[in-house]
RNA sequence: GUCUCUGUAGUGCAAUGGAUAGCACGAUAGACUUCUAAUCCAGAAGUCGUGGGUUCGAAUCCCACCUGGGAUG
Numbered sequence: 001g002u003c004u005c006u007g008u009a010g011u012g013c014a015a016u017g018g019a020u021a022g023c024a025c026g027a028u029a030g031a032c033u034u035c036u037a038a039u040c041c042a043g044a045a046g047u048c049g050u051g052g053g054u055u056c057g058a059a060u061c062c063c064a065c066c067u068g069g070g071a072u073g
Stems, first nucleotide, its partner, number of pairs: 001072005007066001010025004018056001028042001030040002049065005
């Protein structure tokens, strides 16, 4: 250089064009407990990598760029 995969909550991951973007863990608050752990309950936490485009509608499709991995010379 060329090809390919990846990017979504603090972490790990779902969501095959349709509404309010979810799950687990973690953190926080509460219940329980002599205290901790475990268990139960509650709410919070997202510019869906960036910028354009297509569409009535985009995390999802297209283009460029950026990040990280792989293949090849």